RNA sequence: GCCCCUGUAGUGAAACGGAUAUCACACUUGGCUUCGGACCAAGAGUUUUGGGUUCGAGUCCUGACAGGGGCA
Numbered sequence: 001g002c003c004c005c006u007g008u009a010g011u012g013a014a015a016c017g018g019a020u021a022u023c024a025c026a027c028u029u030g031g032c033u034u035c036g037g038a039c040c041a042a043g044a045g046u047u048u049u050g051g052g053u054u055c056g057a058g059u060c061c062u063g064a065c066a067g068g069g070g071c072a
Stems, first nucleotide, its partner, number of pairs: 001071007010025004018055001027043005048064005
């Protein structure tokens, strides 16, 4: 330099173009407990970024950025 793949919550993952983006662990608050853990209840938090297509985009197209792989 060229080609390919990936980017969703703190972490790991799900989500046919269509409902309020879901689950586990973690976190916060409350309950329980002598205290802690476990357990129970409730809660906060997420689509890398710009543009496009569409009635509707996490999903499709495209520029950028980041990570990984291959060729040279």